[in-house]
RNA sequence: UUAGUCGGGGGGCUUUAAGCUGAGAUCACCAUCAUGGUGGGACCCGUUGAACCUGAACCAGUUAGCACUGGCGGAGGGAACUAACUAU
Numbered sequence: 001u002u003a004g005u006c007g008g009g010g011g012g013c014u015u016u017a018a019g020c021u022g023a024g025a026u027c028a029c030c031a032u033c034a035u036g037g038u039g040g041g042a043c044c045c046g047u048u049g050a051a052c053c054u055g056a057a058c059c060a061g062u063u064a065g066c067a068c069u070g071g072c073g074g075a076g077g078g079a080a081c082u083a084a085c086u087a088u
Stems, first nucleotide, its partner, number of pairs: 001084005006046004012020003026040006052077003058071004
């Protein structure tokens, strides 16, 4: 790096017509009284671990707004084995 099997993860914003960002904002069911849970699919990630969570109702840039980018972060958590090949 590839393949196989297995596992982890995420409920945004808005101008309410729908649109936007992103790899991903999905489908179904159950409960709940407006949020949660379960299962499937897609996507991303699996210790060389920034997928994702806490810090965070955080700071800066950007946007209609979220998202996104950077900081935070030589902070703390966080899910793997086998086989083949390549390089050092």